[in-house]
Molecule: c-di-GMP-I riboswitch aptamer
Organism: Bacillota bacterium
RNA sequence: CACUUCACAGGGCACACCCGUGCGGAAGCCGGGGUCGCAAAGUCAUAGGGUCUGUCGUUCUGCACUAUCAGGACCAGAUAGCCUGACUGCCCGU
Numbered sequence: 001c002a003c004u005u006c007a008c009a010g011g012g013c014a015c016a017c018c019c020g021u022g023c024g025g026a027a028g029c030c031g032g033g034g035u036c037g038c039a040a041a042g043u044c045a046u047a048g049g050g051u052c053u054g055u056c057g058u059u060c061u062g063c064a065c066u067a068u069c070a071g072g073a074c075c076a077g078a079u080a081g082c083c084u085g086a087c088u089g090c091c092c093g094u
Base pairs, nucleotide, nucleotide: 002094003093012038013037017033018032019031020030022029023028036081042087043086044085047084048083049082050079051078052077053076054075057074058073059072060071061070062069
C1' cells in the first nucleotide's frame, strides 16, 4: 500500500417504540431514552435508480359535467438502516 475478516481486542452506531410548549403543510428531521440489527448502519441526495410526501403551484385523464374527489406527469421536498456508485476508516490475517 492492496486485499480480506465479527472469529479476537478496544470499541462504534442505534430499528421499532416512548418523551419533547422542538422544527416542518407532509414525508420526515433534531434532542433525550431505548437497543431490532449493522464490518462501514461513517460521509455524499449536485452520481444513477427505487420508494415516500404534496404547503404554494403547472398540466393531463376519469366520474361529474359548477364544484368536489381519484389517478398520472412536471416541479419541489424527504429517505444513505432501499439498491448501485464514489470518498474515508479500526482490529486480525494474507